[in-house]
RNA sequence: CGAGUUGGCCGGGCAGUCGCUGCGUUCGCAAGAACGGGGAGGAAAGUCCGGGCUCCAUAGAGCAGGGUGCCAGAUAACGUCUGGGCAGCGUGAGCUGACGACAAGUGCAACAGAGAAUAGACCGCCGACCUUCGGGUCGGUAAGGGUGAAACGGUGCGGUAAGAGCGCACCGCGCGGCUGGCAACAGUGCGUGGCAAGGUAAACUCCACCCGGAGCAAGAUCAAAUAGGGUUCCUUAUGGCGUGGCUCGCGUUGGAACCGGGUAGAUUGCUUGAGCCUGCGAGCGAUUGCAGGCCUAGAGGAAUGGCUGCCGCUCCUUCGGGAGAACAGGACCCGGCUUACAGGCCAACUCACCUU
Numbered sequence: 001c002g003a004g005u006u007g008g009c010c011g012g013g014c015a016g017u018c019g020c021u022g023c024g025u026u027c028g029c030a031a032g033a034a035c036g037g038g039g040a041g042g043a044a045a046g047u048c049c050g051g052g053c054u055c056c057a058u059a060g061a062g063c064a065g066g067g068u069g070c071c072a073g074a075u076a077a078c079g080u081c082u083g084g085g086c087a088g089c090g091u092g093a094g095c096u097g098a099c100g101a102c103a104a105g106u107g108c109a110a111c112a113g114a115g116a117a118u119a120g121a122c123c124g125c126c127g128a129c130c131u132u133c134g135g136g137u138c139g140g141u142a143a144g145g146g147u148g149a150a151a152c153g154g155u156g157c158g159g160u161a162a163g164a165g166c167g168c169a170c171c172g173c174g175c176g177g178c179u180g181g182c183a184a185c186a187g188u189g190c191g192u193g194g195c196a197a198g199g200u201a202a203a204c205u206c207c208a209c210c211c212g213g214a215g216c217a218a219g220a221u222c223a224a225a226u227a228g229g230g231u232u233c234c235u236u237a238u239g240g241c242g243u244g245g246c247u248c249g250c251g252u253u254g255g256a257a258c259c260g261g262g263u264a265g266a267u268u269g270c271u272u273g274a275g276c277c278u279g280c281g282a283g284c285g286a287u288u289g290c291a292g293g294c295c296u297a298g299a300g301g302a303a304u305g306g307c308u309g310c311c312g313c314u315c316c317u318u319c320g321g322g323a324g325a326a327c328a329g330g331a332c333c334c335g336g337c338u339u340a341c342a343g344g345c346c347a348a349c350u351c352a353c354c355u356u
Base pairs, nucleotide, nucleotide: 002351003350004349005348006347007346008345009344010343012311013310014309015308016307017306018305020039021038023036024035025034026033027032041327045338046337048336049335050334051333052332053215054214055213056212065211066210067209068208069207070084071083072082073081074080085099086097087096088095089094100206101205105204106203107200108199122145123144124141125140126139127138128137129136130135153171154170155169156168157167158166172195173193174192175191176190177188178187179186180185219268220267221266222265229259230258231257232256233255234254239253240252241251242250243249275294276293277292278291279290280289281288282287313324314323315322316321
């Protein structure tokens, strides 16, 4: 200097002015006014996981159902994060991973192919018999060819009619032991097995662990009415009103006190919290302990915005100037994941080239 990898941070600044919102103080009967200080994000988003909180249910345990799935750790918890193992990718820094079990059982595999799992024989090779000498029939074989995404260990030697783990050596693999590691796992001049056990669990299934349901429109409090319920007392009822010409009949009906339920509405839940900042300590790290300091939106049709000037940034330029501003906005709270994002900054590391 170029090309990259990983982690972290910012995401316009200052001033003036006009507004919005909720809080405090003062004034005001009230409506409201004045002043003071506060007012979106790294994702506030998607609502995909996990937890707090609330109500309902609940002796405990199990079944069913759902979820997670290498190991260890972190955490309130997680499908998240950290470290490690294994596999794949990259020259490398590094990146990616539904990564338990098919050696319990059941199932599945298009096409091609002889054969797709109790292996098998199309070509070939070998033997016997027949022969019109082209070949045919029967048997052996699985080394070679062929099919396929995948064909029942590989190489060599021996062996054989030809062959074959049929035997042996080495390599690979399984099981056991030993060594290292908490473990996943790794190693092995150890023993053993001729190899039995192809693939598939985002197939049923098995194994281990986890999970009660609904959600702030949860829930709690107060509580209007020419709404409506209950109890008691008073009034009186051989009553009044309606139906009807009348009688019978049927329906309906006053006042007061107390009680609880509860609609509209209002208040609350509501922001002091697994909180933030700084320092010191533990740990490779995620994270955590201690000390000190800080209070930082809380609306309810829903505020956090507009304009002007200067500076900064990007683009264009006739060098005078002109244009532009990423993704996007709380609604009970918190931890994650995922997705969107103009432009910029910092640190560590890798590779290539050059110079000394």
Molecule: Bacterial RNase P class A